[in-house]
Context: one part of a larger RNA
Molecule: large-subunit ribosomal RNA, domain I
Organism: Clostridia bacterium
RNA sequence: AGCGUAUGGUGAAUGCCUUGGCAUUAGGCGCCGAAGAAGGACGUGAUAAGCUGCGAAAAGCUACGGGGAGUUGCAAAUGAGCCUUGAUCCGUAGAUGUCCGAAUGUGGAAACACACCACAAGUAAUGUUGUGGUAUUUGCAUAUAAAUAAAAUAGUAUGCAAAGGGGAACCCAGGGAACUGAAACAUCCAAGUACCUGGAGGAAAAGAAAGUAAAUUAACGAUUGCCUAAGUAGCGGCGAGCGAAAGGGUAAGAGCCCAAACCGAGAGUAGAAAUACUUUCGGGGUAAGGACCUGCAAUAAAGCGACAAAUUGGUUAACAGAACAUAACUGGAAAGUUAGACGAAACAGGGUAAAAGUCCCGUAAGUGAAAGCCAGAAACUAAGCGAGCAGAGAUCCAGAGUAGUGCAGGGCACGAGAAACCCGGUAUGAAAAAGUGAGGACCAUCUCAUAAGGCUAAAUACGACCUAAUGACCGAUAGUGAACGAGUACCGUGAGGGAAAGGUGAAAAGAACCCCGGGAGGGGAGUGAAAGAGAAACUGAAACCAUAUGUUU
Numbered sequence: 001a002g003c004g005u006a007u008g009g010u011g012a013a014u015g016c017c018u019u020g021g022c023a024u025u026a027g028g029c030g031c032c033g034a035a036g037a038a039g040g041a042c043g044u045g046a047u048a049a050g051c052u053g054c055g056a057a058a059a060g061c062u063a064c065g066g067g068g069a070g071u072u073g074c075a076a077a078u079g080a081g082c083c084u085u086g087a088u089c090c091g092u093a094g095a096u097g098u099c100c101g102a103a104u105g106u107g108g109a110a111a112c113a114c115a116c117c118a119c120a121a122g123u124a125a126u127g128u129u130g131u132g133g134u135a136u137u138u139g140c141a142u143a144u145a146a147a148u149a150a151a152a153u154a155g156u157a158u159g160c161a162a163a164g165g166g167g168a169a170c171c172c173a174g175g176g177a178a179c180u181g182a183a184a185c186a187u188c189c190a191a192g193u194a195c196c197u198g199g200a201g202g203a204a205a206a207g208a209a210a211g212u213a214a215a216u217u218a219a220c221g222a223u224u225g226c227c228u229a230a231g232u233a234g235c236g237g238c239g240a241g242c243g244a245a246a247g248g249g250u251a252a253g254a255g256c257c258c259a260a261a262c263c264g265a266g267a268g269u270a271g272a273a274a275u276a277c278u279u280u281c282g283g284g285g286u287a288a289g290g291a292c293c294u295g296c297a298a299u300a301a302a303g304c305g306a307c308a309a310a311u312u313g314g315u316u317a318a319c320a321g322a323a324c325a326u327a328a329c330u331g332g333a334a335a336g337u338u339a340g341a342c343g344a345a346a347c348a349g350g351g352u353a354a355a356a357g358u359c360c361c362g363u364a365a366g367u368g369a370a371a372g373c374c375a376g377a378a379a380c381u382a383a384g385c386g387a388g389c390a391g392a393g394a395u396c397c398a399g400a401g402u403a404g405u406g407c408a409g410g411g412c413a414c415g416a417g418a419a420a421c422c423c424g425g426u427a428u429g430a431a432a433a434a435g436u437g438a439g440g441a442c443c444a445u446c447u448c449a450u451a452a453g454g455c456u457a458a459a460u461a462c463g464a465c466c467u468a469a470u471g472a473c474c475g476a477u478a479g480u481g482a483a484c485g486a487g488u489a490c491c492g493u494g495a496g497g498g499a500a501a502g503g504u505g506a507a508a509a510g511a512a513c514c515c516c517g518g519g520a521g522g523g524g525a526g527u528g529a530a531a532g533a534g535a536a537a538c539u540g541a542a543a544c545c546a547u548a549u550g551u552u553u
Base pairs, nucleotide, nucleotide: 001552002551003550004549005548006547007546008545009544015538016503017502020474021473022471023470024469025468026467027466028465029463030462031166032165039100040099041098042055043054044053046078047077050074051073061094062093063092064091065090066089070082071081072080105114106113107112115134116133117132118131119130120129121128136163137162138161139160140159141158142157143156144155170201171199172198173197174196175195181188185237211220212219224251225250226249227248228247234242235241255455256454257453258399262283263282264281265280266279267278268277269276270275289397290396291395293391294390295389296388303385304384312375313374314373315372316371318367319366324340326339327338328337329336341358342357343347349361350360351359404428405427406426407425409423410422411421414440435450436449437448438447439446490497491496513524514523515522516521
């Protein structure tokens, strides 16, 4: 020195555990903000660095409910207190709420500086202090008022109202890639995806037919979602790929209002006036077309019909809740074993010194709200509807730079194609219900529907948030980046990047006292079932190190 054996050290794997995560299901709830949000800074405790809570009224104040013995958060200790005259704690409502932040008096390198106005406190006076106000834009109102003689407008001022910013996804709209696939690549695909922007709501969007269809004559009747039709019909360098609809079934179910014709009133302009034109308001009216005209009925009855309140239900604290104080044994400890008993609308789960239906918290079935919030079946009722019906005539109305067309595009499953249909751009540009559009070029016949105005619940989407539950999900190199003062420490000028780190014991019973040592540390003693559980702590593998010993060279 190698190899082996034994005993230790170091080290942290492994096992066991779980306070934390992940995913899903069901239900709830769904916006916050100038009455100052989201998010922060700085403060705030007897002692107080961090976290949590709170805001100069500062781990809190008030009221009303609940609750019933301790209590002053995590978090010990000491001190000082509070509490059956009901504290702490839980719920509901309120008060307070510094400074920054849309940040809004002005400025600014956020959490700072400096103003003005009104009122008040204070001072001999000034300084000082407190409360309120002073941003911008838009709308409305009032006042004032240029170029320009008048009037008007712009402008200016004041008052009132609104907006501004934030938010997990969902929704609508305006813009809009590339990688990729086509085994290369250009049309195409990826994809109207990612991403950017604007806007709204608890949902949004869509929505009461210029519809779908049928084909010689049927049928349906707003929208939305799901199942199907169907990977069909089709589209497609007919490549890669893309990919319907009608119809059927089902969830839900709801329909309405204007414009116009016509009638009336007001105002303005022109005019001497009649009147004409323009405009505003009221009636009328809405496709079962209507107006106008005629006739009948009638001046309004039944009925329909909303919010709110009350009631009811739910929710935001809670209440109550069966049955072994069973015996013996093992053990440090019984919930284990043996023997017996009982409950069960409760044998879900957790805890208790090992494995408990009957010890504790709970669980099942029940009970409960002063206050706040949510829901809407029924009842009552306001406005309103009900409030016309029939007939005749083709007199009037029925949404124009619209429909359509040319050109070049986009959307439709549909890539210009036989390419209808829908949308905007550009150039043009009708008709008037005897009209017009559609039925996938186009024409005829027939059928369907009435464009160029608007509103509309439910069925549907999503989950920041709350509640309950579940898992052939993880178990500390896993599961969230984060089980721990984690988006922390740390890195970066910055955008941004981003950790490590859980476990004594049933209970601190956390080792009084003695000895060695300056201490650290250790040896006794003591606690404990165990200290080879001693705070560097459960278990404690291997690498690695040491000691002892065997053996080989």